[in-house]
Context: one part of a larger RNA
RNA sequence: CUGGGCUUAAAGAGUGCGUAGGCGGUCCUCCAGGUGGGGUGUGAAAUCCCACGGCUCAACCGUGGAAUUGCGCUCCAAACCGGUGGACUUGAGGAAGACAGGGGUGAGCGGAACUGAUGGUGGAGCGGUGAAAUGCGUUGAUACCAUCAGGAACACCGGUGGCGAAGGCGGCUCACUGGGUCUUUACUGACGCUGAGGCACGAAAGCUAGGGGAGCGAACGGGGUUAGAUACCCCGGUAGUCCUAGCUGUAAACGAUGAGCACUAGAUCGUGGGGGCUUCCACACCCUCAUGGUCGUAGCGAAAGUGUUAAGUGCUCCGCCUGGGGAGUAUGGUCGCAAGGCUGAAACUC
Numbered sequence: 001c002u003g004g005g006c007u008u009a010a011a012g013a014g015u016g017c018g019u020a021g022g023c024g025g026u027c028c029u030c031c032a033g034g035u036g037g038g039g040u041g042u043g044a045a046a047u048c049c050c051a052c053g054g055c056u057c058a059a060c061c062g063u064g065g066a067a068u069u070g071c072g073c074u075c076c077a078a079a080c081c082g083g084u085g086g087a088c089u090u091g092a093g094g095a096a097g098a099c100a101g102g103g104g105u106g107a108g109c110g111g112a113a114c115u116g117a118u119g120g121u122g123g124a125g126c127g128g129u130g131a132a133a134u135g136c137g138u139u140g141a142u143a144c145c146a147u148c149a150g151g152a153a154c155a156c157c158g159g160u161g162g163c164g165a166a167g168g169c170g171g172c173u174c175a176c177u178g179g180g181u182c183u184u185u186a187c188u189g190a191c192g193c194u195g196a197g198g199c200a201c202g203a204a205a206g207c208u209a210g211g212g213g214a215g216c217g218a219a220c221g222g223g224g225u226u227a228g229a230u231a232c233c234c235c236g237g238u239a240g241u242c243c244u245a246g247c248u249g250u251a252a253a254c255g256a257u258g259a260g261c262a263c264u265a266g267a268u269c270g271u272g273g274g275g276g277c278u279u280c281c282a283c284a285c286c287c288u289c290a291u292g293g294u295c296g297u298a299g300c301g302a303a304a305g306u307g308u309u310a311a312g313u314g315c316u317c318c319g320c321c322u323g324g325g326g327a328g329u330a331u332g333g334u335c336g337c338a339a340g341g342c343u344g345a346a347a348c349u350c
């Protein structure tokens, strides 16, 4: 490079925004860069191919032709790609109304539980386990009641419910703010899709500084178990978990399934709208749009399975893979305070 692939065999970047680039709706006009065709020049000779001929044949050689798939100039065509100009509304955007509602920041508030403190009642155990012990307790524990303080998390509702690009998001309320869907439709008129680099977001753990610290709890100490027990079990317990401001940039960041568009049997259950039916409202029913599940036809698939939310049938763009180990290592570069991240081999070996 070609060809084949990426749910589970190697392989979809954690996610988005977006630059260059690639690709791009309908109709008309013109241009002629691409494209197609004609003419002409050139494409040295030799070689290769064809025909004929010369060495007795052949190799070899001679003559002629073809070929040289290319390039230049010129003429023509205008369907397609591209460009110019004009028009359109289906793609895209926008407007109004309705619905659902994540997150961030600030302020005030709520109850249950827990721990601690104080006071009261009470008087010997409590706690824990497979069984125990360490531990706590006559300096009065556990238990019960009252009051106070503190931090963290929000039972029931709660749901194969909802929202968000992903990570993720559950007490209540206010302000600000992003996105989606449905209905109606004046409006703009292809403004679109994807997206190398780039930028932003990004669980937990970890790091820096300052707070906070109830419960839980790496490390650590003790008690058990055991042949041992650097574990599982128990009693304690520091970082941490929480907040603020930064850093880190990774996860089985998973649907192990990139994004967009179009098409291709159905059945059933939710969620959010809209319409019809109903004198009106509501329920039920029917239709429809969006969204989340389950089953399943054809097809696909090595099978498991998937199956209008495709892993089916096509198109566009990006990322990635190329036997196992060595190895996500070494080295260089770059980012980071560090931990480490990103990029990323080879020898050798099977």
Base pairs, nucleotide, nucleotide: 004321005320006319007304008303012318014201015200016199017198021194022193023192025088026087027086028085030083031082033081034080035077036076037075038074039073040072041071042070049065050064051063052062053061054060091191092188093187094185095184096183097182098181099180102177104176105175106174109171110154114150115149116148117147118146119145120144121143125136126135162169163168206247207246208245209244210243211242215241216240220236221235222234223233258317259316260315261314262313263312266295267294268293269292270291271290272289273288274287275286276285299306300305323350324349325348332343333342334341335340
Predicted 3D model of a 350-nucleotide part of an RNA (small-subunit ribosomal RNA, central domain) from a metagenome.
The RNAcentral record of the full RNA draws on SILVA.